Transfer RNA from Labedaea rhizosphaerae, 72 nucleotides, folded computationally.
């Protein structure tokens, strides 16, 4: 300096361009319990950031910005 690939909830990952973005875990209540675990039920919580395309964008481009890998 070039070239790839990655960014979605506190963590670990889903999402054919079109449903209210989901799951595990964790985390807050309640239920069970003699009292916790376990277990059920229920709830809060996210798409790096600016543009563009599109009727519509987590998804396509395009710049950046972090991260990770390769080239020399």
């Nucleotide at each position: 300096a070039c070239c790839c690939c990655c960014a979605u909830a506190g963590c670990u990952c889903a999402a054919c361009g079109g449903a209210g973005a989901g799951a595990g875990u964790g985390c807050g209540g309640c239920g069970c319990u003699a009292c916790g675990a376990a277990c059920g039920c229920c709830g809060a919580g996210g798409u790096c950031g600016a543009g563009g395309u599109u009727c519509g964008a987590u998804u396509c481009c395009u710049c950046g910005u972090g991260g990770g890998g390769g080239u020399g």

The source organism's lineage runs through Bacteria, Bacillati, Actinomycetota, Pseudonocardiaceae and Labedaea.
Its Rfam family is "tRNA". Rfam classes the family as a transfer RNA.
RNAcentral holds the sequence, with entries from ENA and Rfam.